[in-house]
A computed fold for a 105-nucleotide RNA from a Nitrospiraceae bacterium, annotated as SAM riboswitch aptamer (S box leader). Rfam family: SAM riboswitch aptamer (S box leader). From the family's description: The SAM riboswitch is found upstream of a number of genes which code for proteins involved in methionine or cysteine biosynthesis in Gram-positive bacteria. The prediction has a mean pLDDT of 83. The sequence was found by an Rfam model in a public genome assembly. Lineage of the source: Bacteria > Pseudomonadati > Nitrospirota > Nitrospirales > Nitrospiraceae.
RNA sequence: AGCAUAUCACGAGUGACGCGGAGGGAACUGGCCCGAGGAUGCGUCCGGCAACCUGGUUACGCCACUAAGGUGCUCCCGCCAGCCCCACACGGGGACCGAUAGGGC
Numbered sequence: 001a002g003c004a005u006a007u008c009a010c011g012a013g014u015g016a017c018g019c020g021g022a023g024g025g026a027a028c029u030g031g032c033c034c035g036a037g038g039a040u041g042c043g044u045c046c047g048g049c050a051a052c053c054u055g056g057u058u059a060c061g062c063c064a065c066u067a068a069g070g071u072g073c074u075c076c077c078g079c080c081a082g083c084c085c086c087a088c089a090c091g092g093g094g095a096c097c098g099a100u101a102g103g104g105c
Stems, first nucleotide, its partner, number of pairs: 003103001005101004013046001015045005023034003028082004047074004052070003055066003078097001083094004
């Protein structure tokens, strides 16, 4: 890396400092956005959200709560759509791909 499972229309600073220097928002296409007034990315710090895993609470278990630890996330629905089905249409359902988690390997 491949594997199966769960979640992805919720939520939460476009935070500060530093590195870096041209494209970037996973791939391709069409849009729409961000970017030298420094984006995407990386590091540190302080917040916050979530509750996947461990822990704690309850006599135990489940549920629930909690948020100490491991994580992840913290501009626009995974930015919108593209493939299939239903529908006059609005739209709805699903798939593929991707991301995260623990498991397994």